[in-house]
RNA sequence: GCGCAGGAUAGGCUGGGGGGUUAGGGGUCCCCUGCAACCGGAAAUCCCCUAUACGCCGGAGCCGAAAGCCGGAGGGCGGCACACUGGUGUAAGGGACGAUCCACCCAUCAACGAUGAGACCUCGUCCCCAGGGAUUGGGGGUGGCGGUAGCAUGUUGUCGGAGGGCAACAUGCCCGCCUUUGCCGCGAAAACCGGGUCAGGCCCGGAAGGGAGCAGCCUCAUCGCGGACCGCCGAUGCUCUGGGGGUAAACGGGGUUAAGAAGGUGGGUGGGCUAAAUCGCUCCUAUGCCAGCGUGUCCACCUCCGGUUCUCCUGCGC
Numbered sequence: 001g002c003g004c005a006g007g008a009u010a011g012g013c014u015g016g017g018g019g020g021u022u023a024g025g026g027g028u029c030c031c032c033u034g035c036a037a038c039c040g041g042a043a044a045u046c047c048c049c050u051a052u053a054c055g056c057c058g059g060a061g062c063c064g065a066a067a068g069c070c071g072g073a074g075g076g077c078g079g080c081a082c083a084c085u086g087g088u089g090u091a092a093g094g095g096a097c098g099a100u101c102c103a104c105c106c107a108u109c110a111a112c113g114a115u116g117a118g119a120c121c122u123c124g125u126c127c128c129c130a131g132g133g134a135u136u137g138g139g140g141g142u143g144g145c146g147g148u149a150g151c152a153u154g155u156u157g158u159c160g161g162a163g164g165g166c167a168a169c170a171u172g173c174c175c176g177c178c179u180u181u182g183c184c185g186c187g188a189a190a191a192c193c194g195g196g197u198c199a200g201g202c203c204c205g206g207a208a209g210g211g212a213g214c215a216g217c218c219u220c221a222u223c224g225c226g227g228a229c230c231g232c233c234g235a236u237g238c239u240c241u242g243g244g245g246g247u248a249a250a251c252g253g254g255g256u257u258a259a260g261a262a263g264g265u266g267g268g269u270g271g272g273c274u275a276a277a278u279c280g281c282u283c284c285u286a287u288g289c290c291a292g293c294g295u296g297u298c299c300a301c302c303u304c305c306g307g308u309u310c311u312c313c314u315g316c317g318c
Base pairs, nucleotide, nucleotide: 001318002317003316004315005314006313007312008311011063012062013061014060015033016032017031018030019029023050024049025048026047027046038059039058040057041056067309068308069307070306071305072304073303074302075301078298079297080296081295082294084292085291086290087289088288089287090286091285093283094282095281097280098279099278100277101271102270103269104268105267106266107265108264109263112260118257119256120255121254122253123252124251125250126245127244128243129242130241131240132239133238134236135235136234137233138232139230140229143178144177145176146175147174150173151172152171153170154169155168156167157166158165159164183227184226185225186224187223188222194219195218196217197216202211203210204209
């Protein structure tokens, strides 16, 4: 130094690969392949790592210098990338034609129709003006005559001792009558400064009597509400009459004629398709999916070859 046997230790095995993800490696995920292919736990806005990255944490079994690693050749399952071809979907764009539109014709169905289809004529429904009505809003409150035996106020004259009396004139109130659309009903109503009547109290007076007059009551002006009326002023989507205008379509009335017919569906012919839209057809471009073929690349698995790394102790043999 080599071989054999025994022991120990380091260590090894209990699968591998493609895709995805990631700056990158491994894992959890998907897929393929293969096997005698350990157990438990966590892990996608995640877990362990950093080119010595080919998992982490905890256990088990087997082997034990067993074995691991690297390279090459052939076969080979599968994945990925790219290119081509075909099919199919989507989007944008282009093209020409057809359909949707109009007219006519044909076929067919057919609401409705002699209680009158369709067609034709006529009038109306519409607009303007004027007038009547209706409805509705507003506005309005006449003028005159007479009366005295009524009342008030003012002026003048006159009589009386006071209060006051008498006469004349004017104005107003009041009353009556006529007229008017200019009236009616209800309510309120002048603190005094409108009227009547005026308790009490006051004034004059010998008395009789007279006077002024507050409150209250009545009443007028006036105000409010309602009604009636009117030779007043308006409005109107209603209605009637007259005049003028309009009348494409629709609806209604009337008249003439007398048997069809609105409309739907299918087909044909012609037009339109100028602008726009939708659908169908076709072309081109981009892209998704599927299939086929090719090239490149990574490869489970199988076969063969080469290289490299690998501790110590004991005994025996050469």
This is a predicted structure of a 318-nucleotide RNA (Archaeal signal recognition particle RNA) from a Thermoplasmata archaeon. Its Rfam family is "Archaeal signal recognition particle RNA". On this family, see Wild et al., Curr Opin Struct Biol 2002: "Towards the structure of the mammalian signal recognition particle". Rfam links the family to the GO terms signal recognition particle, plasma membrane targeting and SRP-dependent cotranslational protein targeting to membrane, signal sequence recognition. Clan: SRP clan. Lineage of the source: Archaea > Methanobacteriati > Thermoplasmatota > Thermoplasmata. It was read from a public genome assembly, where an Rfam model found it.